FMN riboswitch aptamer (RFN element), 125 nucleotides, folded computationally. The model forms 100% of the base pairs in the Rfam consensus. Model confidence (mean pLDDT): 83 of 100. Its Rfam family is "FMN riboswitch aptamer (RFN element)". From the family's description: The RFN element is a highly conserved domain that is found frequently in the 5'-untranslated regions of prokaryotic mRNAs that encode for flavin mononucleotide (FMN) biosynthesis and transport proteins.
[in-house]
RNA sequence: AAUGUUCUUUGGGGCGAGGUGAAAUUCCUCACCGGCAGUUAAAGUCUGCGAAGGAUGGCUUGCGCUAUCCCCGAAUCGGUGAAACUCCGAUACCGACGGUACAGUCCGGAUGAAAAAAGAAAUGU
Numbered sequence: 001a002a003u004g005u006u007c008u009u010u011g012g013g014g015c016g017a018g019g020u021g022a023a024a025u026u027c028c029u030c031a032c033c034g035g036c037a038g039u040u041a042a043a044g045u046c047u048g049c050g051a052a053g054g055a056u057g058g059c060u061u062g063c064g065c066u067a068u069c070c071c072c073g074a075a076u077c078g079g080u081g082a083a084a085c086u087c088c089g090a091u092a093c094c095g096a097c098g099g100u101a102c103a104g105u106c107c108g109g110a111u112g113a114a115a116a117a118a119g120a121a122a123u124g125u
């Protein structure tokens, strides 16, 4: 120094204005937001991962835990450059489940879980 082990901490943002209506932060017009790692150069839309939903097996009286699998949204054009689907310019597009007047932005599961990041400890190689 690398790698492994254990522990600790951190680890998701956003409805403001107007309209209709008995009722909408849910509809309509405008507005606003963007987890983690990677990628010759910075990414919501590339590659992969996480969260949400589902199936099967194992353990369990059960709640539940766990393993594997399924599912898993959306971008083009122009410019610069050695290099950008990542930057700059323009115009687009996307956003789980339950609740409620139809929700990416409200309430709820969630003071949860987690990709992952940082730090510490002892110790093996």
Stems, first nucleotide, its partner, number of pairs: 002125002005121006016030004031105002033095002035049004044093002053070007075091005097108003